This is a predicted structure of a 1450-nucleotide RNA (small-subunit ribosomal RNA) from a metagenome. The RNAcentral record of the sequence draws on SILVA. It matches the Rfam family "Bacterial small subunit ribosomal RNA".

[in-house]
RNA sequence: AGAGUUUGAUCCUGGCUCAGAUUGAACGCUGGCGGCAUGCUUAACACAUGCAAGUCGAACGGUAACGAUGGUAGCUUGCUACCAGGCGACGAGUGGCGGACGGGUGAGUAAUACAUAGGAAUCUGCCUUAUAGUGGGGGACAACCUGGGGAAACCCAGGCUAAUACCGCAUACGCCCUUCGGGGGAAAGGCUUCGGCCGCUAUUAGAUGAGCCUAUGUCUGAUUAGCUUGUUGGUGGGGUAAUGGCCUACCAAGGCGACGAUCAGUAGCUGGUCUGAGAGGACGAUCAGCCACACUGGGACUGAGACACGGCCCAGACUCCUACGGGAGGCAGCAGUGGGGAAUAUUGGACAAUGGGCGAAAGCCUGAUCCAGCAAUGCCGCGUGUGUGAAGAAGGCCUGCGGGUUGUAAAGCACUUUCAGAUGGGAAGAUAAUGACGGUACCAUCAGAAGAAGCACCGGCUAACUCUGUGCCAGCAGCCGCGGUAAUACAGAGGGUGCAAGCGUUAAUCGGAAUUACUGGGCGUAAAGCGCGCGUAGGCGGUUUGUUAAGUCGGAUGUGAAAGCCCUGGGCUCAACCUGGGAACUGUAUUCGAAACUGGCAAGCUAGAGUAUGGUGGAGGGAAGUGGAAUUCCGGGUGUAGCGGUGAAAUGCGUAGAUAUCCGGAGGAACAUCAGUGGCGAAGGCGGCUUCCUGGACCAAUACUGACGCUGAGGUGCGAAAGCGUGGGGAGCAAACAGGAUUAGAUACCCUGGUAGUCCACGCUGUAAACGAUGAAGACUCGCUGUUGGCGAUACACAGCCAGUGGCCAAGCGAAAGCGUUAAGUCUUCCACCUGGGGAGUACGAUCGCAAGAUUGAAACUCAAAGGAAUUGACGGGGGUCCGCACAAGCGGUGGAGCAUGUGGUUUAAUUCGAUGAUACGCGAGGAACCUUACCUGGGCUAGAAUGCCUUUGCCAUCCCGGGAAACCGGGAGUUCCUUCGGGACGAAGUGCAAGGUGCUGCAUGGUUGUCGUCAGCUCGUGCCGUGAGGUGUUGGGUUAAGUCCCGCAACGAGCGCAACCCCUAUUCUUAGUUGCCAGCAUGUAAUGGUGGGGACUCUAAGAAGACUGCCUGCGCAAGCAGAGAGGAAGGAGGGGAUGACGUCAAAUCAUCAUGGCCCUUACGCCCAGGGCUACACACGUGCUACAAUGGCGCAUACAGAGGGUAGCUACCUGGCAACAGGAUGCCAAUCUCAAAAAGUGCGUCUCAGUUCGGAUCGAAGUCUGCAACUCGACUUCGUGAAGGUGGAAUCGCUAGUAAUCGCGCAUCAGCAACGGCGCGGUGAAUACGUUCCCGGACCUUGUACACACCGCCCGUCAAGCCAUGGGAGUUGGGAGGACCUGAAGGCAGUAACCGUUUAGGAGCUGUUUAGGGUUAAACCAGCGACUGGGGCUAAGUCGUAACAAGGUA
Repeated sequence: AGAGUUUGAUCCUGGCUCAGAUUGAACGCUGGCGGCAUGCUUAACACAUGCAAGUCGAACGGUAACGAUGGUAGCUUGCUACCAGGCGACGAGUGGCGGACGGGUGAGUAAUACAUAGGAAUCUGCCUUAUAGUGGGGGACAACCUGGGGAAACCCAGGCUAAUACCGCAUACGCCCUUCGGGGGAAAGGCUUCGGCCGCUAUUAGAUGAGCCUAUGUCUGAUUAGCUUGUUGGUGGGGUAAUGGCCUACCAAGGCGACGAUCAGUAGCUGGUCUGAGAGGACGAUCAGCCACACUGGGACUGAGACACGGCCCAGACUCCUACGGGAGGCAGCAGUGGGGAAUAUUGGACAAUGGGCGAAAGCCUGAUCCAGCAAUGCCGCGUGUGUGAAGAAGGCCUGCGGGUUGUAAAGCACUUUCAGAUGGGAAGAUAAUGACGGUACCAUCAGAAGAAGCACCGGCUAACUCUGUGCCAGCAGCCGCGGUAAUACAGAGGGUGCAAGCGUUAAUCGGAAUUACUGGGCGUAAAGCGCGCGUAGGCGGUUUGUUAAGUCGGAUGUGAAAGCCCUGGGCUCAACCUGGGAACUGUAUUCGAAACUGGCAAGCUAGAGUAUGGUGGAGGGAAGUGGAAUUCCGGGUGUAGCGGUGAAAUGCGUAGAUAUCCGGAGGAACAUCAGUGGCGAAGGCGGCUUCCUGGACCAAUACUGACGCUGAGGUGCGAAAGCGUGGGGAGCAAACAGGAUUAGAUACCCUGGUAGUCCACGCUGUAAACGAUGAAGACUCGCUGUUGGCGAUACACAGCCAGUGGCCAAGCGAAAGCGUUAAGUCUUCCACCUGGGGAGUACGAUCGCAAGAUUGAAACUCAAAGGAAUUGACGGGGGUCCGCACAAGCGGUGGAGCAUGUGGUUUAAUUCGAUGAUACGCGAGGAACCUUACCUGGGCUAGAAUGCCUUUGCCAUCCCGGGAAACCGGGAGUUCCUUCGGGACGAAGUGCAAGGUGCUGCAUGGUUGUCGUCAGCUCGUGCCGUGAGGUGUUGGGUUAAGUCCCGCAACGAGCGCAACCCCUAUUCUUAGUUGCCAGCAUGUAAUGGUGGGGACUCUAAGAAGACUGCCUGCGCAAGCAGAGAGGAAGGAGGGGAUGACGUCAAAUCAUCAUGGCCCUUACGCCCAGGGCUACACACGUGCUACAAUGGCGCAUACAGAGGGUAGCUACCUGGCAACAGGAUGCCAAUCUCAAAAAGUGCGUCUCAGUUCGGAUCGAAGUCUGCAACUCGACUUCGUGAAGGUGGAAUCGCUAGUAAUCGCGCAUCAGCAACGGCGCGGUGAAUACGUUCCCGGACCUUGUACACACCGCCCGUCAAGCCAUGGGAGUUGGGAGGACCUGAAGGCAGUAACCGUUUAGGAGCUGUUUAGGGUUAAACCAGCGACUGGGGCUAAGUCGUAACAAGGUA
């Protein structure tokens, strides 16, 4: 010091979360020792038991107990009883001092408190100082005795008695009171060693302690704004130790409050503690100072001191005793108990030390205190061993099987003994004595590695990784998030990391958080500028001089307790801890000084502000009047069938005369053109013209006043539209409403109507995206260019100045986009406002309002985001440019029929599996009768049907017989081949490593493939721009089939694509001529390149040439384009093919193959037979054949190319109607053969019909292949002769040798489902104006709330569950206050009966005050509440589609 988390990515805003430190902690796991600290934070809940405050015989009368002594009696001769206050002492009592300290707790208290600094009107026992005195009398009351009452507690009556108890008398320097004359008031003795000591009385001074007053500071709420009647002050009196409304009588009417009174809530305050860099924030345990309290409330007494924790009285609640009549009690003292709680210790020892009380003292008392016990509660220290040790042991884990790791770790070897343990010694704490602690600390000796390590974590943040299990399950999680079969995130293991006698978790505080910002934030778009003025308080304020000294600055003095923190010494072995000294305590008071600045006072100034004079412009405001155009309505004229309205229509109006048109009239509202990023106004806002009244602004030149100023909480005024009230007015428009359309619906958009309203007057409302989303005022900071008003000098075109209003840009600012003298720049002053999203501008309360509603304005709960700007994509029922058989223009089809084939569905024992929009469906399959075959049924095998290695074997192969559907089983025959003799081939058996799987996962994969798309794109290096994502390059202007090329350009280059290089084809040439060819020569045949021969031609197959916009013209900067151009076989890519960029679709394929993981192993493997893949109500795709005359049939006849062939193709002959069969020949092929090409052409026939079209279906008879054609082959012949007459919505292909049409060949293959697929040639068109539209694509641009990217996102009602919350008839409880009644104890005042020595006084009574109790009315707070309102959350519910693109009505 930062990090994670919003996004595809980026920057910013902003919240949430984490890493740190800390604690009187608790919980989980674990636990060796010591030192020092700490330990009911909750129920100020209730308490059993013991202890915590006594002491003095040197104040007193005394003698209950104990002891000693003496005596008496009994005797047991050392015991019992009795006597003796004479002695030590002492229960109870009188008296004195102390129980007001010490100890506990924090309920109350927001000021009678505390902190700091001051003050005057006071008291103060014991202590210190000083002065004077202590003389002489008196009468009682306890104890005790007697009697009585009571269960007890205790009480009553009579009698005796002492004192340092009580009361007079005397004395009084000083003391107190005083009217200044005077008056008043004291004492106590005791002990003694006889020296004195301790006391007493009065007074003085002090010390200590206490009381009182003042100032300042001390939490939250304004959804608490007014409070107060002894209240504020005065006078007299009373009261107190003392001032004072402290109390009382009278008088006055004050006092406090926005600088927050009153009320409500919360809270002991401080030194300090924790945290923090600090400023701050939170807290107020232990220790220390102060306060308050002592079961709850009230009260006084005594006393120096109390309104008294272990005192008294009364009331109340509770507990206990009781003989029921009455009594007793108060742990918030130390232990301890119950209870509460997540949670907090022993019913210990001692007065040895330190202190306290009493006492002359000895001493006694002391749960204060000092110690010990319990607790890892915290801090600090120590240990659990050290060195060596590679065979890198075993075991574990992982593995690519080689090894790696655990790991020098262990073992082994050599050492050491801190701590704990055992034994012995043994302090200080203690000045003479006295030690609880104490089995102390500490020291020495002994034995032995011996007794001593865990906890959390390992996806990122955050140090640390693998295996197995699990399979959105179980679970984890601080945030982000993991888990749906390969999880470094769950659980276990191995390994690792961190800390360590602890480690984690939870809770809490500060920090990080500059997310409350004083230090140190913001407000145009992220949350945030009041809608705008005026103005009060307040804040701030020009210039000069003088003065003052409040602020400010400096010095000094006092104070700021100690402890703590910090610095520096010292003591425990160190440390924690303890201790000496210093500093600090940032504060405050007094005093002395300074005078710059701020403030005050005084006197000036003119630059701010204002006034006067002269001009100027203006939809500035108010009132009255007035004008024309237009709409509508009314009257009249003309005129006839429609008008109106829409995308198209309809409702509506019109033959009772509309619309249209002309004339006249009525009425209301609004003011075209001018008109303008023009003007005016504070904002809202203001627009015909004229008049009246009126506000402000600007300009120019002078004069005057002399800071008069700025801002502005509250306050007050203005304030669009809509709305409300009263009264008018009402033409047009137009919520609501009605009708018509649209639609699945249409409570909308569109249309026809139409009422409030819109207009006027008066009154209310007080809000708007009231926006420049930008508060007001002032100062400063480059420029360019428009425009409005004024001035100016000139003289007709403008330099310049002032005030407005716009555009662009610099510096600077900003997250960016942008702003930029009209700031969002740099500064000053003042005000308002913000602090994550939702809940919510909601609820409650209050104020305002007639209402609607406005203003003010939360919480529970919930989420980890919500948001701003910009980037790249994608998308748009956005735009622009361009392309494509994309449309259009054409030709032919599909969709209808029959059949073939594939798919879905259904069926089935099985109908094996895969492919499913485009990009599945004549697809994998280029050929399912068996085989194939993966499926089903049945029968069999189990190291297996195939393969490798090893061992053994050679009765193995084969044949025969029996069973069987076969596989196979059983029986019999049967002695393999080669050899270099080592062995090998082949087969069988055995055994192990191993086999086998068309079982699953194409969402674990490789490879291959489809598609966008043969579309023109996709990127990189360096540079430049940007905070960055990213941009530039690749955009722009042209051009192209093309990111093809040219030009331009902060880009310059490059790569993958394009093109070219490759193949076929079109032309020519060269070379070569067999099996091909035959022009010329020769020869032969019925005929044929048949033969000799030839290379000319065709052809074959090798190599060359050729095409490049090269030439010309035009256009153009160029690239290039155009030209029926030239030339050329071919012309602008000549035609075709191969070739498929980065990527997309988790596209397809685990069933071609390969492969990770999982699964099966007498079966999910293997063999066999039969069946199935060929089913069939139906639906779809792809095809074939047709529906006929451009045709069918018959006869005749012409012309290809490319292929295939030895288990083959087969000439030719014969037979058969034919399929084909039987003979026979050639050919391993430019030689032989398949082989006939067909459409075409010629001739003939049919004549528009279900036909001489069409051929399905069925019957019969055959042929061929094959082990075998039943399920389930093809073909032939004869017979039969179905649907079908050109096909609805819709839809497909094709731009030239193409479509269409015609046939031929091949692969697979025994045969065949082929009408399929792949090739080949023959004949051979039509059309393209064009790019508006549909589809797809490319580039640029724009919008976006999309990024899984529009098959996106997303809103609301309803339905379901859960949660918190508002209202609510009411009901329950609480605290405080008011009124009235009653009223204990006590104080004060008064007072006749009773007592009293008839004085003093007391009892009693009365009044007053008052705790408590009761009644009552209202307010406030909280709980519950039938029902009800909205809100939030929750994978897959319903209805629509409101928003995001022009979101389909911005």